Predicted 3D model of a 72-nucleotide RNA (transfer RNA) from a Patescibacteria group bacterium. Rfam family: tRNA. It is annotated as a transfer RNA.
């Protein structure tokens, strides 16, 4: 240089055209003599960035960037 995966909450990952989720973390609260463990709630995310398609993109196309892996 070429080629392929992957970038989505503070972490780990889903979601693959129509309102952005889950677990674990955080935080209030229940309960305890106190503390965890249980239980109930509450909050966090310009979907890596530009742009193109679309009525409508996290989701599809191109390019850029990062991080992995292969070839050379």
């Nucleotide at each position: 240089g070429c080629c392929g995966a992957u970038g989505u909450a503070g972490c780990u990952c889903a979601g693959g055209g129509g309102u952005a989720g889950a677990g674990c973390a955080g935080c209030g609260g229940u309960a305890u003599c106190g503390u965890a463990a249980a239980c109930c709630g509450c909050g966090g995310g310009u979907c890596g960035c530009c742009a193109g398609u679309u009525c409508a993109a996290a989701u599809c196309u191109g390019g850029c960037c990062a991080u992995c892996g292969g070839c050379u």